[in-house]
RNA sequence: GCGUCGUUAGUUCAGAGGUAAAACAACUGCCUUCCAAGCAGUAGUCCCGGGUUCGAUUCCCGGACGACGCA
Numbered sequence: 001g002c003g004u005c006g007u008u009a010g011u012u013c014a015g016a017g018g019u020a021a022a023a024c025a026a027c028u029g030c031c032u033u034c035c036a037a038g039c040a041g042u043a044g045u046c047c048c049g050g051g052u053u054c055g056a057u058u059c060c061c062g063g064a065c066g067a068c069g070c071a
Base pairs, nucleotide, nucleotide: 001070002069003068004067005066006065007064010024011023012022018054026042027041028040029039030038047063048062049061050060051059
C1' cells in the first nucleotide's frame, strides 16, 4: 500500500429499511433484625461525516479506530 471483517447501554452482545433487545452491572421499592440471595420496577445505547429514501442503526460512499490476510 491492497483486501476482508468488526465498531450498538458501564461491560458482554443480538438485531438488519418502519425508529433498538437481552444478560450482568447501576438505582428505587418489596422481602429480611441486618447483609447477601430472590421478586418487582426505573434510567441508560447504534464510532464520525455525506448520499439514497416518505423514513437509515440497517443500503451506498468517504473517514477514524481495531483484528486478520496479502505484498
Molecule: transfer RNA
Organism: Ramicandelaber brevisporus